[in-house]
C1' cells in the first nucleotide's frame, strides 16, 4: 500500500424567528354544576432499526383454562432469562493460507416408503462380460493298450451348449456391500492372518455434561434419504387494544329461511370426543335499517443512567439518581446564522461551491431478520521499502 | 393497527408421491389457400418457475429469508 476479519460508537451541534401536538400555570369567555372556547407563559416531543410481523411474553376477554385424540413447534451439552425457535460458554462436524466464520447437530441397528437414467445388481444382494470346475457332443494331437491298418479305449488341449462356484478384475452410477499385503483355494472371497479405518460392547482416566484420552474383546463391516412418513424427548387452550370496560346518539324492537323448546338447538372464539357449566319467544344465516361520537385501556416499565461487586461470558445483585412522545385522516416541521464532518475546484494554515444514508411511534416489552451513512479500535494475509 | 392468501410463456391457468427436453388454451411469427383480408390447415418461436440461500445424487415441487400484489377485519338494534 492492497485485500479481509471481529468488536464498539454516532445518527451533526448551538442560537433566533414562524408554526404543530401533549402536559401544566395564569387571564378572559360560556355555563346551574361537571365544563366549553380563546389568548399568553413554561416545559416535553421518533428509531437503531420505530420496518417485516418471523418467534417469545406481559395485559385483556372467553365461567375454570380441565382430560384424551388429532395438529403444530423445537432438537449436541451446560448455563442465562419472565419466556423463547433468543443469547453466552463449551463439544462434535464443515469452510478459509489466516484473523475468523457457518452448523434444523436426536434416531436409518423399531418399522414403512423412495433412490430417475445408466448398470448384472440400488439393498433378505445379485451373476452381464470375465475367471474356475464339471456333464454331454464335436475336433486335434503324440505316447501307451488294442488292431493287419483304421475305428475304438485312455490321456491332454481347443470349441459349443448346459449345470455349478465366484465378487478379486471389467464396465455403470451421486452412491456398489471395508482398504493394503500375504497365506490359502479349482478359481475366488474376512475364508484365515498382519497392519490400517470404522462400528458395537466392556474396563479405565479427565470433565457438571456433550465429549475427549488410554486399553481389551467381537470378523461385527450394518449404503443414502427423517427440510419423506415415522419413532423418541420436551413444549403448545383460543383470540387479539378494531382485545376489553363505561357513557351518549340514531333507526323499522323489521322481513325471510333453517334448527330447537327439557328425549334440549345452541353457547363457553379455531378440528373431533369426553367431562363441567350456561341455556328457552331462544339460536344461526341472508336481506334490510341506524351511528361513523366521547371517556378509558395509554404509558412507571422484566424502565433508563452512573458506580460497586459476582461470573470467562450471556446475565445477576446492591447503592444512588432520573421520569424520558402519547397522536387519532393521526403532531414531532420550515427558514436563517455560526461551527463541526465529507467531496470537488482554486490564486492553498485560506477561499468558493456542493453534500449528509436507511427511514416516521400507534397497547407495551425481550429477541430475530431485513434496509442503511459515517467514525473509532483490535487483529489477519499478500506485496514493497528499511 | 391486526389476521390471511397468491406469484409458472405477452394473458388465463395445469404441473399429483422430488426424477421430462416444464405443458394446455388464447395471443404472436412464417407458410398454404385467396384478387386482398378473415376463418381453416401446417410449422415455429417464446420460460433462469418472483428473488436469494439451504436440504438432497437430483428442487417448479421440501425448508428458511426477502420482494411484489390481493383479500378480510368498527359499533348498535
Nucleotide at each position: 500500500a492492497g485485500a479481509g476479519u471481529g468488536g464498539g460508537c454516532c445518527a451533526a451541534a448551538u442560537g433566533a424567528u414562524c408554526g404543530c401536538u401533549g402536559u401544566u400555570c395564569g387571564c378572559c369567555u360560556c355555563a346551574c354544576c361537571u365544563u366549553u372556547g380563546g389568548c399568553g407563559g413554561a416545559u416535553a416531543g421518533a428509531g437503531g432499526a420505530a420496518a417485516g410481523u418471523c418467534c417469545g411474553a406481559g395485559c385483556u376477554c372467553c365461567a375454570c383454562a380441565g382430560g384424551g385424540c388429532a395438529g403444530g413447534g423445537u432438537g449436541g451439552u451446560c448455563g442465562c432469562u419472565a419466556a423463547c425457535g433468543g443469547c453466552g460458554a463449551c463439544u462434535g462436524g464443515g469452510g478459509g493460507u489466516g484473523a475468523c466464520c457457518c452448523u434444523a447437530a436426536g434416531g436409518a441397528a423399531a418399522g414403512u416408503g423412495c433412490c430417475a437414467c445408466a448398470g448384472a445388481a440400488a439393498a433378505c444382494a445379485u451373476a452381464c462380460c470375465g475367471c474356475u470346475c464339471u456333464c454331454u457332443g464335436a475336433g486335434a494331437u503324440a505316447a501307451g493298450c488294442a488292431u493287419a491298418a483304421c475305428c475304438g479305449c485312455c490321456a491332454u488341449c481347443u470349441c459349443a451348449c448346459g449345470g455349478a462356484g465366484u465378487a478379486a478384475g471389467g464396465g455403470u452410477g451421486a452412491a456398489a456391500a471395508g482398504g493394503u499385503g500375504a497365506g490359502g483355494u479349482a478359481a475366488g472371497g474376512g475364508c484365515u492372518c498382519a497392519c490400517c479405518a470404522g462400528u458395537u460392547u466392556c474396563c479405565u482416566g479427565a470433565g457438571u455434561g456433550a465429549u475427549c484420552g488410554g486399553g481389551a474383546a467381537a470378523g461385527c463391516u450394518u449404503g443414502g434419504u427423517a427440510a419423506a412418513c415415522c419413532c423418541c424427548a420436551c413444549c403448545c387452550g383460543g383470540a387479539g387494544c378494531a382485545a376489553g370496560a363505561c357513557c351518549g346518539a340514531a333507526u323499522a324492537g323489521g322481513a325471510g329461511a333453517g334448527c330447537a323448546u327439557u328425549u334440549g338447538a345452541g353457547g363457553a372464539u379455531g378440528g373431533c370426543c369426553c367431562g363441567u357449566c350456561c341455556g328457552a319467544g331462544g339460536c344461526u344465516c341472508u336481506c334490510g335499517g341506524g351511528u361513523u361520537g366521547g371517556u378509558u385501556g395509554c404509558u412507571u416499565g422484566a424502565g433508563g443512567u452512573a458506580c460497586u461487586g459476582a461470573g470467562c461470558a450471556a446475565u445477576c445483585a446492591g447503592u444512588a439518581u432520573c421520569c424520558c412522545a402519547g397522536a387519532g385522516g393521526a403532531a414531532u416541521g420550515a427558514u436563517c446564522a455560526u461551527u463541526g464532518c465529507c467531496c470537488g475546484c482554486c490564486u492553498a494554515u485560506g477561499g468558493c461551491g456542493g453534500g449528509a444514508a436507511c427511514a416516521g411511534a400507534a397497547c407495551u416489552c425481550g429477541g430475530c431478520u431485513u434496509a442503511c451513512g459515517g467514525c473509532c479500535u483490535a487483529c489477519u494475509c499478500u506485496c514493497c521499502u528499511u | 393497527g391486526g389476521g390471511c392468501g397468491a406469484u409458472u410463456a405477452g394473458c388465463u391457468c395445469a404441473g399429483u408421491u422430488g426424477g421430462a427436453u416444464a405443458g394446455a388454451g388464447c395471443g404472436c411469427u412464417g407458410g398454404u389457400c385467396u384478387c386482398c383480408g378473415g376463418a381453416a390447415c401446417c410449422a415455429g418461436a417464446g420460460g433462469c418457475c418472483g428473488u436469494g440461500g439451504g436440504u438432497u445424487c437430483a428442487a417448479g415441487u421440501c425448508c428458511c429469508a426477502c420482494a411484489u400484489c390481493g383479500c378480510c377485519u368498527a359499533c348498535c338494534a